[in-house]
Molecule: Guanidine-I riboswitch aptamer
Organism: Bacillus ndiopicus
RNA sequence: CAUUAAGCUUUCUAGGGUUCCGUAGCAAUUGUUAAGUCACUUGCUAGCCUGGUCCGAGAGAAGGCGCACACAAUAUAUGUGUGUUACACGGAGGGAUAAAAGCCUGGGAGAA
Numbered sequence: 001c002a003u004u005a006a007g008c009u010u011u012c013u014a015g016g017g018u019u020c021c022g023u024a025g026c027a028a029u030u031g032u033u034a035a036g037u038c039a040c041u042u043g044c045u046a047g048c049c050u051g052g053u054c055c056g057a058g059a060g061a062a063g064g065c066g067c068a069c070a071c072a073a074u075a076u077a078u079g080u081g082u083g084u085u086a087c088a089c090g091g092a093g094g095g096a097u098a099a100a101a102g103c104c105u106g107g108g109a110g111a112a
Base pairs, nucleotide, nucleotide: 007065008064009063010062011061012060015055016054020052021051022049023046024045025044026043027042028041030039031038066084067083068082069081070080071079072078087107089110093105094104095103
C1' cells in the first nucleotide's frame, strides 16, 4: 500500500460541569405588616446547590441499518426468516463548548 473484516447510527445510562431555568443567600424599588413581617420585581453571589435544559462512553445497555445465507415475488431491487456484528488493561498532557467529563486526541503513548 492492497484485499477481507471487527462498520454506521438512534435512544438511554455511568459520569460531567454551570450558558439558561429553578433553588438558596444578600441588596434595592414598590405594596403590605405591630415589626426587614409577608409578597412581587430587579441586580449580585453560590455547582463543596438536590434538580430541569445541556454534554455524554472504542473498551456501558437496548434497538435500527449494514453484512451473510435461504425463500417468495417476474418483480425492478422489495418483503420475510435465520444468522453475524468477536476480543478489548490503558496514563499524563493538550483541545472544544458556557464549563467540565468515561466527549475528542484515542482500539493513541504504553502494558502483557